[in-house]
RNA sequence: GCGGGGGCCCUGAGCGGCAGCGGCUUGUGAAUCUGGUCAGGACCGGAAGGUAGCAGCCAUAAACAUUCCCCGCUGGGUGACUCAGGCUGCCUUGGCUAC
Numbered sequence: 001g002c003g004g005g006g007g008c009c010c011u012g013a014g015c016g017g018c019a020g021c022g023g024c025u026u027g028u029g030a031a032u033c034u035g036g037u038c039a040g041g042a043c044c045g046g047a048a049g050g051u052a053g054c055a056g057c058c059a060u061a062a063a064c065a066u067u068c069c070c071c072g073c074u075g076g077g078u079g080a081c082u083c084a085g086g087c088u089g090c091c092u093u094g095g096c097u098a099c
Stems, first nucleotide, its partner, number of pairs: 001096002004093005009086006015079002018075006026065003034059004042051003
C1' cells in the first nucleotide's frame, strides 16, 4: 500500500410488541316522511272474497354505546430479534506485496 474477518456505531427493510383510528361482534334504535306481518275498524262486492291500512309485533337505516378475539391503516430514540448496506465512521485481528 492492497484487499479479507470480527465487534461497536449509523441507515434501511422485514418481523414481533405498544398506541390511535376504522372494520367485524353485540345491544338500543325512526308516532309520521323504512320494510314485512297487519288484530280491531274502514272501503268495494248480492255473496265468495278482495283493497288500502292505524295500533301492536318483527327486522332494520342513520345515530349512540359495546367489545376478549380477528382484519386493515397510521405512528414512533419500540425491540426478544433477522437480513442488507455504510470501513470516503471507530476499534480489533490476521493474509499478500514492497522498503

The RNA shown here (Bacterial small signal recognition particle RNA) has 99 nucleotides and comes from a Pseudomonadota bacterium.
The organism belongs to Pseudomonadota, within Bacteria.
The coordinates come from a structure-prediction model, not an experiment, and the mean pLDDT is 77.
Its Rfam family is "Bacterial small signal recognition particle RNA". A reference for the family is Regalia et al. (2002), "Prediction of signal recognition particle RNA genes", Nucleic Acids Res. About the family: The signal recognition particle (SRP) is a universally conserved ribonucleoprotein involved in the co-translational targeting of proteins to membranes. Gene Ontology terms of the family: SRP-dependent cotranslational protein targeting to membrane, signal sequence recognition and signal recognition particle, plasma membrane targeting.